Predicted 3D model of RNase P RNA and transfer RNA as a complex of 458 nucleotides. It holds a member of the Rfam family "Bacterial RNase P class A". Rfam links the family to the GO terms ribonuclease P activity, dimeric ribonuclease P complex and tRNA processing. It is annotated as a ribozyme. The coordinates come from a structure-prediction model, not an experiment, and the mean pLDDT is 77.
[in-house]
């Protein structure tokens, strides 16, 4: 000084006129009441008035209704380990894979000896696989007597094709070869010993010598998930007109004769995935027709911010002090001007431009956009003391 | 607020994890006709919306975005 990793913040400031929206409200009209006072409308002046994403609705929770007798069967999801949380598929330490010199970064990362299913094209063989070349023993022939040709085997060392070809190197061994059989080496599984709370890591022995991918194919396994959603939901007020088709409103007995009692049937409905079972049942289903489009709680003080100290590698948690910062309902939060602040453009005057996007119950996250700008840590090369 | 569906050629759609991605129309060139349409022929035309990953191999699976329709209350 150059390049690069991660982490965190901010995302224009003052001030002047005008404007809107919540919410207090002097004072001022109107209408009732004798009156105190109640109802309305207006209103100086004051007081709050987007965001890191308020977005995408892709996950979890709070709240609010329904629904919560039994059995069976789905379907969705999540997916290394320990923690962290109201709660997650988020976050945080680790672990084991992979990629980078590094700092650091990436993974839907359980199970392929439960059992199915696929593995194109190439290539002899693709799953308990496979002789096309080639090697080698034997046998025929054929001559130039060690080769050519054919045959019957035997061989996975060698070529070649594949993404992937049934362990790698080297030796022994053999007609030639081959875990046949020895050493080392990866891997596999099983033991024991040490370390972690765990995944897992280190060490030794053994044991047959080799076990192919693919679960983001079916499936297994282990956990978790009851449905709607603030247009939930509650409360006050107002409005209307019914029609047409279709299914069923049914049988019996019994007596105290009813709006009774029992058996049987029964369109339809409950049990919020389905069946089964179980209850309810005199109306129900479709289409056309009307009729509201009103006010008020839910509503914003909360898993809330800020700060400091204490536990924890963190993530977060625990005390303690402090603050209160939007609540619309056709939806407010804006312009215009002055200085200053980045940025480009120009000698200069001075011009130009300063992103993304905007609350609608309300938190926690994830994911997408974002001009430009600060901080802190770390790493790589070079120089220079 | 809750939800679904759809995206392959200029248009409309097809498309088992194994193609050089295919059909019909349209359009371009010949041939046919005095000339057009019709018929014939034969060539072109593609970022599979858009990324990352799963797999030896992705239009097809899977996650996350974009654009575009539609549904219920």
């Nucleotide at each position: 000084c150059g390049g690069g990793c991660u982490g965190g913040c901010c995302g224009g400031g003052c001030g002047a006129c005008c404007g809107c929206g919540u919410c207090c409200g002097a004072c001022u009209c109107c209408g009732g009441g004798u009156g105190a006072c109640c109802g309305g409308a207006g209103g100086a002046g004051g007081u709050c008035g987007a965001g890191g994403a308020a977005a995408g609705u892709c996950c979890g929770g709070g709240c609010u209704c329904c629904a919560c007798a039994g059995g069976g069967c789905a379907a969705g999801g999540u997916g290394g380990u320990g923690g962290g949380u109201a709660a997650c598929g988020c976050c945080c330490a680790c672990c084991c894979g992979g990629g980078g010199u590094g700092a650091c970064c990436c993974g839907c990362g359980g199970g392929a000896c439960a059992g199915u299913g696929c593995c194109a094209c190439a290539g002899a063989a693709a799953g308990c696989a496979g002789a096309c070349c080639g090697c080698c023993u034997c046998c025929c022939u054929g001559c130039g007597u060690g080769c050519a040709g054919g045959g019957c085997g035997g061989u996975a060392a060698g070529g070649g094709u594949g993404a992937a070809a049934c362990g790698g190197u080297g030796g022994u061994g053999u007609a030639a070869g081959a875990g046949a059989c020895c050493a080392c080496c990866a891997g596999c599984g099983g033991g024991c010993c040490g370390g972690g709370u765990g995944a897992c890591c280190g060490g030794u022995c053994c044991g047959g010598c080799u076990a192919g991918g693919u679960a983001a194919a079916c499936c297994c396994c282990a956990c978790c998930u009851g449905g709607a959603g603030c247009a939930a939901g509650g409360u006050c007020a107002g409005a209307c007109a019914g029609g047409a088709u279709g299914c069923g409103a049914c049988g019996g007995u019994g007596c105290u004769c009813g709006u009774c009692a029992c058996c049987g049937g029964g369109a339809g409905g409950g049990c919020u995935g389905c069946c089964c079972g179980c209850c309810c049942g005199a109306g129900c289903a479709u289409c056309c027709g009307g009729g509201u489009a009103g006010a008020c709680c839910g509503c914003u003080g909360g898993a809330g911010g800020c700060c400091a100290c204490c536990g924890g590698c963190a993530a977060c948690g625990g005390u303690g002090g402090c603050c209160c910062g939007a609540g619309a309902u056709g939806g407010a939060u804006g312009g215009u001007c002055g200085c200053c602040c980045c940025c480009u453009c120009g000698c200069g005057a001075g011009a130009g431009g300063g992103a993304c996007a905007g609350a609608a119950c309300c938190c926690g996250g994830c994911u997408u956009a974002c001009a430009g700008g600060c901080c802190a840590g770390c790493c790589c090369g070079u120089c220079c003391g | 607020g809750c939800c679904c569906c759809a995206g392959u050629a200029g248009c409309u759609c097809a498309g088992c994890g194994g193609a050089u991605a295919g059909a019909g129309c349209a359009g371009c060139c010949g041939c046919c006709u005095c000339c057009u349409a019709a018929g014939c022929g034969a060539a072109a035309g593609g970022u599979c919306g858009c990324a990352g990953g799963u797999u030896c191999g992705a239009c097809u699976c899977c996650u996350g975005c974009c654009u575009g329709g539609g549904g219920c209350a």